This is a predicted structure of a 72-nucleotide RNA (transfer RNA) from a Minisyncoccota bacterium. The RNAcentral record of the sequence draws on ENA. Rfam family: tRNA. By type it is a transfer RNA. RNAcentral records the identical sequence in 2 taxa. Taxonomically the source falls in Minisyncoccota (Bacteria, Bacillati).

[in-house]
RNA sequence: GCCCUCGUGGUGAAAUGGAUAUCACGCCAGUCUUCGGAACUGGAAUUGGGGGUUCGAAUCCUCCCGGGGGCA
Numbered sequence: 001g002c003c004c005u006c007g008u009g010g011u012g013a014a015a016u017g018g019a020u021a022u023c024a025c026g027c028c029a030g031u032c033u034u035c036g037g038a039a040c041u042g043g044a045a046u047u048g049g050g051g052g053u054u055c056g057a058a059u060c061c062u063c064c065c066g067g068g069g070g071c072a
Stems, first nucleotide, its partner, number of pairs: 001071007010025004018055001027043005048064005
């Protein structure tokens, strides 16, 4: 330098172009408890960045950034 692949809450993952982006753990609050833990209920928090296609984009295209792999 070229090619492939990946990037989604704090962490790990899911989501065939179509519901308010889902689940687990964690976090916060409440109930319970003498206190804590467990359990139950509720809540906050996510699509790497720019542009494009489309009625509709996490998903498709493009450029950039970052991780991994291959070739030279």